c-di-AMP riboswitch aptamer (ydaO/yuaA leader) from a soil metagenome, 130 nucleotides, folded computationally. Model confidence (mean pLDDT): 80 of 100. Of the family's consensus pairs, 92% are formed in the model.
RNA sequence: AGCCGAACCCCUGGCAAGAAGCCGGGGGACGGGGGAACCAAUCAGUUGGGGCGAACCAUCCGAAACCCGGGUGGACCGCGGCUCUUUCCGCGGUAGUCCGUCAGCUAACCCCGCAGGCCAAAGAAAGAGG
Numbered sequence: 001a002g003c004c005g006a007a008c009c010c011c012u013g014g015c016a017a018g019a020a021g022c023c024g025g026g027g028g029a030c031g032g033g034g035g036a037a038c039c040a041a042u043c044a045g046u047u048g049g050g051g052c053g054a055a056c057c058a059u060c061c062g063a064a065a066c067c068c069g070g071g072u073g074g075a076c077c078g079c080g081g082c083u084c085u086u087u088c089c090g091c092g093g094u095a096g097u098c099c100g101u102c103a104g105c106u107a108a109c110c111c112c113g114c115a116g117g118c119c120a121a122a123g124a125a126a127g128a129g130g
Base pairs, nucleotide, nucleotide: 002118003117004116008028009027010026011025012024013023014022015021030113031112032111033110034109039104048102049099050098051097052096056074057073058072059071060070061069062068075094076093077092078091079090080089082129083128084127085126086125087124088123
C1' cells in the first nucleotide's frame, strides 16, 4: 500500500497526576439465528437432527465401510492495485466450528455477532462511473 471475512464508524463512563493503555456502556452501518397464517411436509425401515461458512457431489486408486492420502470430472468461492458489471486468461481455496435431542417457510416480535488471520498477489478487452 493491500488481501480473506459481516467484523467498520461515532459517542461515552471508570481506573490512571496525565498520556498510552486496560475494563465497561450506548448508537449507527453491516452480518446471523429463533419465530404465525398460507404453503410445504405427513407412509415404512435405517440413521438423531440442525446452524455459521465457498468449503460440496460423483467416480477411480491406495489392504480397509467411515475417516485419511492421491487422481479425474462436476459445482461453488477468492485474487489479478481507482470502483462496479460482463467476457477471456492466469493463479489459488474446497477448511474449521457451534447447538445439544431441538428449530421447514415465516409478518409482528425476540435473540446474537461485530472476530480472527494474511502479505508481493501488481493480466487483457468492453461499458459505466469517479